[in-house]
């Protein structure tokens, strides 16, 4: 001094000004006022998983259907994250894996090729044979994939057909580990192959819906429901008032009350699985004491904008009920630790 | 703000469930037939199945992420 891993912060700084949300406090003036605080993220983004919350459904089991998928641990939980095993990949540091099960069953392999799975059989080949034909499957060849490798016995000629010695594969036992796993050692058949992001089998583990969820008050209005008075017919009585009867446990409008609940206010909704800091347990993830902080909150939707200085001239991109995560976009800068390389002492 | 569907030739669609040949209708060229047109007949061309990746020997199809477009909830 070059390339390079991986973690972790930061994500233009600053000063006027004038505007918008919010929340608090002021007013002989209650406001289109006035002061002072305060007002986006690492993803606020896809909504892909997980959950808190609410509604509706609900004896229990079961089947469907869906997710998940080495082992442990973590956490509210999860496909997340942490450590580890196992395979790929890099000289390394590290980094990447949807990584249960293919001898439980069904089911696929086009095209080529003799043949594509307990299946098949000859085009070249090798042996017998005068020939027909007949034994073989080693060697070529075909394919994305062709039934273990090497060496030797055997044999017409061959082949795990047999034998050592190797690779697997399964059963039995031993060490180490919590476990996945690795390693030895013995037996067995001779090899039982690929795809389960096919169908399924095995384990776990899921009820739906979704803050436009849902609730409280409550102008307006329709159904209803109560309760007040009022209109009719008919006798007395030719007519009007009165009166008795019937209409009437009917019906029609009308007043008030009750119901409903639209317009609008409110809650849910900002104190939370919260943030920083030390410590102490633990490789870690993460927990657990203690101390400190209060940190957007609209309902048509605030977070702007003009102007001036400095710089390394600034990417992606804007909260809408909350968290925890994955995953996508992203100009850069900067901090630690750690590999390679090449120079110098 | 939540929830569901759908991208294959110019257009309109079909295969996708259960992976190996992309196909059908109109549209377009080109020749026939007709004096000429239309109509009809025969041929042909036109396709990174939205994208980018991954599972497979082979993916429009199976999964994963990502764009675009439409539709429904007061």
């Nucleotide at each position: 001094c070059g390339g390079g891993u991986g973690u972790g912060u930061c994500a233009g700084g600053g000063a006027a000004u004038c505007g918008c949300g919010g929340c608090a406090g002021g007013c002989c003036u209650c406001g289109a006022c006035c002061u002072g605080c305060u007002g986006a993220g690492g993803a606020a983004a896809g909504u892909c998983c997980g959950c808190u919350c609410u509604c509706c459904a609900c004896a229990g089991a079961g089947c469907a259907c869906g997710a998940u998928g080495c082992c442990a641990g973590u956490g509210a939980a999860c496909a997340g994250c942490u450590g580890g095993g196992c395979g790929g990949g890099g000289u390394a540091a590290c980094c990447c894996g949807a990584c249960g099960g293919a001898a439980a069953g069904u089911g696929c392999a086009a095209c080529a090729g003799a043949g594509a799975u307990g299946u098949g059989u000859a085009u070249u080949g090798c042996g017998c044979g005068c020939a027909a034909g007949c034994g073989c499957g080693a060697g070529g060849g075909u394919g994305a994939a062709a039934c273990g490798g090497u060496g030797g016995u055997g044999u017409a000629a061959g082949a795990g057909a047999c034998c050592a010695c190797c690779a697997g594969u399964g059963c039995g036992g031993g060490u180490a580990g919590u476990a996945a796993u690795a390693c030895c050692c013995g037996c067995a058949g001779c090899u039982a192959g690929g795809c389960a992001a096919a169908c399924c089998c095995c384990a776990u583990c899921g009820g739906g819906a979704g803050c436009a969820a849902g609730g409280u008050c409550a102008a307006a209005u329709a159904a209803g429901g109560c309760g007040c008075a009022u209109u009719g017919g008919g006798g007395c009585u030719g007519c009007u008032c009165g009166u008795c009867c019937c209409g009437c446990u009917a019906a029609a409008a009308g007043c008030g009350c009750c119901g409903g609940g639209u317009a609008g206010a409110c809650c849910g909704c900002a104190c939370g699985a919260g943030g920083c800091g030390a410590c102490c347990a633990g490789c870690g993830a993460u927990g657990g004491u203690c101390g400190u902080c209060c940190c957007a909150g609209a309902u048509a939707g605030a977070u702007g904008a003009u102007u001036c200085c400095c710089c390394u001239c600034g990417a992606c991109a804007g909260a809408a009920a909350g968290c925890g995560g994955c995953u996508u976009a992203u100009c850069g800068a900067c901090a630690c630790a750690c590999c390679c390389g090449a120079c110098c002492g | 703000c939540g929830g569901g569907g759908c991208g294959u030739g110019g257009c309109g669609c079909a295969g996708u469930c259960c992976g190996g040949u992309a196909g059908c209708g109109u549209g377009c060229u080109u020749g026939a037939a007709u004096g000429g047109g239309g109509u009809u007949c025969a041929a042909g061309a036109g396709g990174u199945c939205g994208a980018c990746g991954g599972u497979u020997c082979g993916a429009a199809u199976c999964c994963g992420u990502c764009c675009g477009c439409c539709c429904c909830g007061a």
Two RNAs folded together computationally: RNase P RNA and transfer RNA, 419 nucleotides in total. It holds a member of the Rfam family "Bacterial RNase P class A". It is annotated as a ribozyme. Its family is annotated with dimeric ribonuclease P complex, ribonuclease P activity and tRNA processing in the Gene Ontology. The prediction has a mean pLDDT of 78.